Annotation:
Large-subunit ribosomal RNA, domain IV from Planctomycetes bacterium HGW-Planctomycetes-1, 353 nucleotides, folded computationally. It was read from a public genome assembly. Model confidence (mean pLDDT): 86 of 100. The organism belongs to Planctomycetota, within Bacteria.

Context: one part of a larger RNA
Parts: sequence; C1' cells; structure tokens
RNA sequence: CCGUUCUUAAGGAACUAGGCAAUUUGACCCCGUAAGUUCGCAAUAAGGGGUCCCUACAAGACCGAUGUAACAGUUGGUCUUGAGGGCGCAGUGAAGUGGCUCUGGCGACUGUUUAUCAAAAACACAGUUCUGUGCUAACACUUAUAGUGGAUGUAUACAGAAUGACGCGUGCUCGGUGCCGGAAGGUUAAGGAAGCCGGUCAAUGGGAGUAAUCCUGUGAAGCUGGCGACCGAAGCCCCGGUAAACAGCGGCCGUAACUAUGACGGUCCUAAGGUAGCGAAGUUCCUUGUCGGGUAAGUUCCGACGUGCAUGAACCGCGUAACGACUGGAGCAGUGUCUCAAGAACGGACUCG
Repeated sequence: CCGUUCUUAAGGAACUAGGCAAUUUGACCCCGUAAGUUCGCAAUAAGGGGUCCCUACAAGACCGAUGUAACAGUUGGUCUUGAGGGCGCAGUGAAGUGGCUCUGGCGACUGUUUAUCAAAAACACAGUUCUGUGCUAACACUUAUAGUGGAUGUAUACAGAAUGACGCGUGCUCGGUGCCGGAAGGUUAAGGAAGCCGGUCAAUGGGAGUAAUCCUGUGAAGCUGGCGACCGAAGCCCCGGUAAACAGCGGCCGUAACUAUGACGGUCCUAAGGUAGCGAAGUUCCUUGUCGGGUAAGUUCCGACGUGCAUGAACCGCGUAACGACUGGAGCAGUGUCUCAAGAACGGACUCG
C1' cells in the first nucleotide's frame, strides 16, 4: 500500500448519474390499522406494547384417585391466563429471520427470454375480432394418384392473422394496393382451321447440239417450310363490395360596438379531410414553453394550459384495484456514502532472516 471483516466523536445523503454499497427493520403473542377497490384485497399497511426465573396466590381447562344413583365435594398432576416477587446493562440475551410511507409511467396478473455482458415496458397469456374450412375438411409433412398428422375431432370444431384481464369506447374514407363477387363488352395462349405462298419432284413443252448432254418453262400426288380470316379459357381492362384488410384522415382569405379571439362566411383541392379521448407525453424541435405545487435554491418530478415541429382510436384510444429483482420524483427512520478520516483483526505485497 492492497484485500476481507469489524468499530467510531459531532453531523446525517452534505456523497453520487443514481442512497450504489452498508446500515436500519426482522421471530412469536397482544393492541391497532388509512386512501383506494374488480369487495377478493390493500394489510405483517402504518403505529405501539410484551417475551427470562420463582410462587405456599387467584381463575380456568384436561387427566387420575376418593366419593356420589348421577352431579357436587375433597385431593394429586399438567397446561393456560393473571397477580405478586427476583436478578442482570441487556430476557426472540447466540444464529437465522420484512426498513417504511407518499406520488407518477409502463405492462392487467402467475409465467417466458438473449446457456456465456440485456429479465425488461420485450414474448406469452385468459378475453376480443376477422378470415378460411362441410370431412378423403382447410392446413401441414412428403421424390408419391401412397401414407401420416389435423382427429378416432366435425363449425360451441379445426387452421391462419391481429389485438391482449377488466371498465367506457372503437369515428370518417373503398380513390390507390389487396381480397371477395360479377359476367355484358374490349384484349388474350396453346391448340384447331377455310384459304394462300414456297421447297422437292413424276410427267411434259420450247431452244442448242450428230450425240452424250446443256439451257429454259409449266408442274399432279406425296413429303415438307411459312402465312393465315375464323374458333378459342383463366387472367387483365371493366362493374360492384370489403378498413378489428394494407393504408389515409388539407390549404388560403375575411369576419363580432376597445383590443384580442373567431361561433360565422368565401374560395381551392381531396377518396375522405382526425370524431371521442389524451396531450411539452417513453411522442414537443424551438424548450429549462407558460402558470401553479413541492425546495432556502428544482434542465428532473407532480397538476394544469394547448401554440400536437411530428397524438389518436384492436400497428387499438383513455381509465384502472391487485401484482413487478421494471422505471421517474418526494419523504420518514437509520447509517463511514460523505464532511474527513481514524483505529483493530486476519490474509497478501514489501524488508530482514
């Protein structure tokens, strides 16, 4: 000097990003216990008191003996409660064994998770809604006209998706994208196909040549290459529906007898222009917004306001008792966290041996 453990005057969070760490509390019995609430809770709320030993004392309970017809009565033992007394600084004498309260946010809850830096507000959840599926079900596994799960189930079932207890609610828009329905018209493949144009070529005409042969024209059938009116499904275009499908939910100008504001009016655009709620929010840039509360002093916190850069309704909105090793703020108690350090034990380091 370091580590582990322990003690500390006065103060008591002044420490610090933050009470991190360490203290405090703690068991059992008795008293007592608020707001709120889904009436279950909250609650060990909070806050107080007691705890050892003795007794020939009092009451009660139980058991045994005696006694009684049965109780009663008498007597012995154990326990409980009380009273009186005793000792110590200290009686749950050691160990083990909740600190508490007030107020926000988020998630209803118990649960699950990044084995080995994240336990959470993330995941799940009961509940709610939508979609598909009529049984050889949809869906899934599979090289498969097999087989299997679904299910020895049958729409109060199964599968997929979203939301996430409960309470009150869940507004407007179908123009775009998706899905569902429709079939009149437009477009449209393979395939079929009337017909047409080539290639090949039997046959045949003309010309040159003594001839062999050469040049040239027409060209059946078959085979073959190409074009092709017309016929031709779904799809797309088209016509409707659907938002707890993906999604979206305006601007400018003027106006009331002080001023300010704008119930009201005008105009442009749109599929429709954000309703109820909430709101400087875990969302607010400007911003330490403004006002109020708490403090001597508060960029955090709580309550309001609304000018919402850029809230908003199952990507759910707003509340909510209980719950939480979640997260913000405040207080009480008690503390070496600190003012500001000191001392002790043990183990290292270091020095000597």